[in-house]
RNA sequence: GGCCGGGUCUUGCGCGACGUAGACUCUUGAACCGUGUCAGGUCCUGACGGAAGCAGCACUAAGGGAUGUUCUGCGGGUGCCGCGAGGGCGCCUGGCCCGA
Numbered sequence: 001g002g003c004c005g006g007g008u009c010u011u012g013c014g015c016g017a018c019g020u021a022g023a024c025u026c027u028u029g030a031a032c033c034g035u036g037u038c039a040g041g042u043c044c045u046g047a048c049g050g051a052a053g054c055a056g057c058a059c060u061a062a063g064g065g066a067u068g069u070u071c072u073g074c075g076g077g078u079g080c081c082g083c084g085a086g087g088g089c090g091c092c093u094g095g096c097c098c099g100a
Base pairs, nucleotide, nucleotide: 001097002096003095004094005093006092007091008090009086010085011084012083013082014081015079016078018075019074020073021072022071023070024068025066026065027064028063034059035058036057037056042051043050044049
């Protein structure tokens, strides 16, 4: 000096972390305007019996809280990750050849 390769650069796909939202699990959760059961009492009935139904209790809705090993969506100056394409002006680096 030449040739080839890789990295840095751009971009696409994939995977994984991180952030965020949701689902799932547990818990809480309705004076009245949810459901069920409705003590007491009330009403209807000659009686038998029936009706509505407060408190309480149970189950939950919307909502709140806790947890994360799991799933889903979204995100990017996320990652000395993988694969492909582009670029090869410049910089870094490896190999081979030639010359001084």
Molecule: Bacterial small signal recognition particle RNA
Organism: Peptococcaceae bacterium BICA1-7